[in-house]
Molecule: transfer RNA
Organism: marine sediment metagenome
RNA sequence: UGGGGGAUCGUCUAAUGGUAGGACAGGCGUCUCUGGAACGUCCAGUCGGGGUUCGAAUCCCUGUCCCCCAG
Numbered sequence: 001u002g003g004g005g006g007a008u009c010g011u012c013u014a015a016u017g018g019u020a021g022g023a024c025a026g027g028c029g030u031c032u033c034u035g036g037a038a039c040g041u042c043c044a045g046u047c048g049g050g051g052u053u054c055g056a057a058u059c060c061c062u063g064u065c066c067c068c069c070a071g
Base pairs, nucleotide, nucleotide: 001070002069003068004067005066006065007064010024011023012022013021018054026042027041028040029039030038047063048062049061050060051059
């Protein structure tokens, strides 16, 4: 430099263009002599900018970063 893939709660991982979900972690509570486990509940996210669309995590353009291949 060229080609391909990727970026979603603190972490991991889903989501035919139509309510952004789950697990773990964390907070609170129930239970327990205490702790743990279990159960309930809460918190928390779409890499930045622009475009298309009634509607974008998803499609298009562009930027940044990471991985793979080639030179």